[in-house]
Molecule: Bacterial large signal recognition particle RNA
Organism: Planctomycetota bacterium
RNA sequence: CCGCACUGGACGGGGACCUAGCGGUGCCUUCGCCCGAAAGGGUGCCCUCAACCCGCUUUAGAGGGGUCGACCGCUUCCUCAAGGCCAGGCGGCGCGUUCGGCGCACGGGCACGUGGCGUUGAUCCGGGCGUCCUCUGAAACUUAAGAGCGGCGAACCCCGCCAGGCCCUGACGGGAGCAACGGUAGCCGAUUUCUUUCGUGUCCAGGGGUUCACGUCCGGGGAGCCGGCGGCUCGGAAGCGGGCUCACGUCGUCCCGGUCGAAGGGAAGCUGUGCGG
Numbered sequence: 001c002c003g004c005a006c007u008g009g010a011c012g013g014g015g016a017c018c019u020a021g022c023g024g025u026g027c028c029u030u031c032g033c034c035c036g037a038a039a040g041g042g043u044g045c046c047c048u049c050a051a052c053c054c055g056c057u058u059u060a061g062a063g064g065g066g067u068c069g070a071c072c073g074c075u076u077c078c079u080c081a082a083g084g085c086c087a088g089g090c091g092g093c094g095c096g097u098u099c100g101g102c103g104c105a106c107g108g109g110c111a112c113g114u115g116g117c118g119u120u121g122a123u124c125c126g127g128g129c130g131u132c133c134u135c136u137g138a139a140a141c142u143u144a145a146g147a148g149c150g151g152c153g154a155a156c157c158c159c160g161c162c163a164g165g166c167c168c169u170g171a172c173g174g175g176a177g178c179a180a181c182g183g184u185a186g187c188c189g190a191u192u193u194c195u196u197u198c199g200u201g202u203c204c205a206g207g208g209g210u211u212c213a214c215g216u217c218c219g220g221g222g223a224g225c226c227g228g229c230g231g232c233u234c235g236g237a238a239g240c241g242g243g244c245u246c247a248c249g250u251c252g253u254c255c256c257g258g259u260c261g262a263a264g265g266g267a268a269g270c271u272g273u274g275c276g277g
């Protein structure tokens, strides 16, 4: 150096989180390949395990299988750069918070403007009355009872009168007595009539009370009164809107700083065993 057979090793990578630490699954991102118009999706040799985790221990996934085969593979550095993370500034949003001489709304006041009322008499003052409360009474209405009226009635054990029939009598006549009729006790009814009772306080009358309010009338007095709208002013526990301060969270962005860094490019280095020739 060549051939054969092995073995180490490899069969995407990175970031954040998680971890005592190392990986894996999961999340994010990127490279290659595939699907797709795109957005986007799938995949990285295959299978099982696995985030309230799975497996290991600086030699840091475990188990099983497959491919390549020391031109397979590994390490370090430089460059570039997708992407991620941290710190800082700025801005937006969210919950809270601080301050205030903010605005609206609200309450009080003024009577400046406007408007209304007023010499057919304002605010105010005095007096009367009503609305209010209470007592008495009349009317009205209500409750109950009685009387009156009507009807029914107690077949008989209520009354009167008693047809028929029954009994007594030789006859004349007499007797008890059902029904009917008339009434009584009792029951029912009603457009109503009368009396008494229980109430109501509707309406009215009279007496008393109250004098805050409202209404009305009389008298005094002699020019203001009201406060609807606009304006001004005072207020503040709470109402609504907005501003400021601070803290936290989240999103975005920015220059810079730091950190990790795939893919690409470049440089340097490492790299087994056996047999045979």
Base pairs, nucleotide, nucleotide: 001277002276003275004274005273006272009068010067011066012030013029014028015027020057021056022055023054024053031044032043033042034041035040045065046064047063048062049061073270074269075268076267077266078265079264083260084259085258086257088254089253090252091251092250093249094248096246099243102241103240104239106235107234108233109232110231112230113229114228115226116225117224124220125219126218127217128216129215130214131213132209133208134207135206136205137204139202140200141199144196145195146194147193149189150188151187152186158183159182160181166175167174168173